[in-house]
Context: one part of a larger RNA
RNA sequence: GAACGAACGCUGGCGGCAGGCCUAACACAUGCAAGUCGAACGGGGCGAAGGUGCUUGCACCCUAGCCUAGUGGCAAACGGGUGAGUAACGCGUAGGCAACCUACCCAUGAGAUGGGGACAACAUCCCGAAAGGGGUGCUAAUACCGAAUGUUGUAAAUUUACCGCAUGGCAGAUUUACUAAAGGCCGGGCAACCGGUCACUCAUGGAUGGGCCUGCGUCUGAUUAGCUAGUUGGAGGGGUAACGGCCCACCAAGGCGACGAUCAGUAGCCGGUCUGAGAGGAUGAACGGCCACAUUGGGACUGAGACACGGCCCAGACUCCUACGGGAGGCAGCAGUGGGGAAUCUUCCGCAAUGGGCGAAAGCCUGACGGAGCAACGCCGCGUGAGUGAAGAAGGUCUUCGGAUCGUAAAGCUCUGUUGUCAGGGACGACACCUUUCCUCAGGAAAUGGGGGAAAGCAGACGGUACCUGACGAGGAAGCCACGGCUAACUACGUGCCAGCAGCCGCGGUAAUACGUAGGCGGCAAGCGUUGUCC
Numbered sequence: 001g002a003a004c005g006a007a008c009g010c011u012g013g014c015g016g017c018a019g020g021c022c023u024a025a026c027a028c029a030u031g032c033a034a035g036u037c038g039a040a041c042g043g044g045g046c047g048a049a050g051g052u053g054c055u056u057g058c059a060c061c062c063u064a065g066c067c068u069a070g071u072g073g074c075a076a077a078c079g080g081g082u083g084a085g086u087a088a089c090g091c092g093u094a095g096g097c098a099a100c101c102u103a104c105c106c107a108u109g110a111g112a113u114g115g116g117g118a119c120a121a122c123a124u125c126c127c128g129a130a131a132g133g134g135g136u137g138c139u140a141a142u143a144c145c146g147a148a149u150g151u152u153g154u155a156a157a158u159u160u161a162c163c164g165c166a167u168g169g170c171a172g173a174u175u176u177a178c179u180a181a182a183g184g185c186c187g188g189g190c191a192a193c194c195g196g197u198c199a200c201u202c203a204u205g206g207a208u209g210g211g212c213c214u215g216c217g218u219c220u221g222a223u224u225a226g227c228u229a230g231u232u233g234g235a236g237g238g239g240u241a242a243c244g245g246c247c248c249a250c251c252a253a254g255g256c257g258a259c260g261a262u263c264a265g266u267a268g269c270c271g272g273u274c275u276g277a278g279a280g281g282a283u284g285a286a287c288g289g290c291c292a293c294a295u296u297g298g299g300a301c302u303g304a305g306a307c308a309c310g311g312c313c314c315a316g317a318c319u320c321c322u323a324c325g326g327g328a329g330g331c332a333g334c335a336g337u338g339g340g341g342a343a344u345c346u347u348c349c350g351c352a353a354u355g356g357g358c359g360a361a362a363g364c365c366u367g368a369c370g371g372a373g374c375a376a377c378g379c380c381g382c383g384u385g386a387g388u389g390a391a392g393a394a395g396g397u398c399u400u401c402g403g404a405u406c407g408u409a410a411a412g413c414u415c416u417g418u419u420g421u422c423a424g425g426g427a428c429g430a431c432a433c434c435u436u437u438c439c440u441c442a443g444g445a446a447a448u449g450g451g452g453g454a455a456a457g458c459a460g461a462c463g464g465u466a467c468c469u470g471a472c473g474a475g476g477a478a479g480c481c482a483c484g485g486c487u488a489a490c491u492a493c494g495u496g497c498c499a500g501c502a503g504c505c506g507c508g509g510u511a512a513u514a515c516g517u518a519g520g521c522g523g524c525a526a527g528c529g530u531u532g533u534c535c
Base pairs, nucleotide, nucleotide: 001535003533004532006531007530008529009528010527013382014381015380016379017378020374021340026338027337028336030335031334032333035074036073037072040071041070043068044067045066046065050061051060052059053058054057081293082292083291090218091217092216093215094214095213096212097211100210101209105206106205107204108203109202110201111200113147115145116144122137123136124135125134126133127132153178154177155176156175157174158173159172160171162169163168183198184197185196186195187194188193219265220264221263226256227255228254231253232252233251234250236248237247238246268290269289270288271287272283273282274281275280295316296315297314298313299312318329319328320327321326346372348371349370350369354368355366356365357364358363385415386414387413388412395406396405397404398403419476420472421471422470423469424468425467429462434457435456436455437454438453439452440451441450479524480523481522483520484505485504486503490519491518492517493516494515500507501506
């Protein structure tokens, strides 16, 4: 000199953008942060219109529609947070899997036949303070279970061609065994049935996302020198989506290490960021990628995917409720509270946009996100006026008492209107989905429906904000630090080794440019200094 997620002191007008618990991975009151589908299913409630009875304002029946606890499906493994642990194939980079998986999505091929038995809800009985639980009985399905078919797939056997990278791989043929499914809505039709669309099953390929393996790289300490029994390897088995001591019994005695094993300390890693001419050094806030964690420790279940932050079980600590028998909870989600600390924000608005989940759709949910709020925390921009004005005013300070200086500075005069205040107008962000009308294309017997396109309509949290116009009016808007040398800027008074200053050298003991105050001057400026840290 530069930088900062900064803090402290003094000061403080505005705007844009960005960032804001670095400490206690300390404890948490309250609210919200993951639901959705009635076009999968049975039931319940409300119920326009319609019908029946009539006592004419009631009762009953039935339907469109709406709502929904439960069964069922998908989502909840994403998104959001944190950095505790981890020196490791964790991360980075370059490769490998002939050792693997992949819901939803896309393409292709084939299919979807025919049955059965339950369990919630519900009813009823009972237990419990509660949380909740039990018995009996009824019932539906895209829930569950047999059977059929078997394009294919899997396993075994036989066989042919081709290929490679060691184990080997791929394609085809034959035989045997095993293996699937579900309907909903809409249109035409009296119906059988046909069609549309969304779902369903099997298989192949793709896409996306992951799993595993390997080379190299990845902090400090030798005042840590030896470490290791599932340890190292084998053939066998189990397990997994998959290779593997991953696990198991058996056998062998190996494996690692001064090219630093082991142990100890510290630490999430990277793209990047800061600095520097560079080499390098330091760093890993925000944004992006990966990893790990979710009160502490352990475990599995469900599922395509978890060993699962707002799921389950067990144990521990803690908090709460209790009828003392027993229960409930987990902010390192968004706000917010206490505590710790030098220190870090609103218990705000909205789903209008972008994105996500569910749904045929309307739509619902979304503290992701979009915004607003707070604090000069940072960067950038703007303003606090411009011109003229010498009687060099008054006043302050200094003085050799002549004067010098603050100083064109002020006043005065002439202007401007950024900003401010008031008034008026007033956005972009809206493309789409959807609704209506129309055009067109493919399919279909037709209709509904589908693909492409056009027009109109619907919808804005921010926000009456930005912005524009007018009016008023210099009016409301400057401080901080320094002035001995380094280092730019000097005098007076006070003090008298006192009070004090200080980054280093050093100032202060009676004329202190070094302390304090004043005037002046220098620097920076809505900031200026100080402290801390890194280069």
Predicted 3D model of a 535-nucleotide part of an RNA (small-subunit ribosomal RNA, 5' domain) from an uncultured bacterium. RNAcentral holds the full RNA, with entries from ENA and SILVA. Model confidence (mean pLDDT): 84 of 100.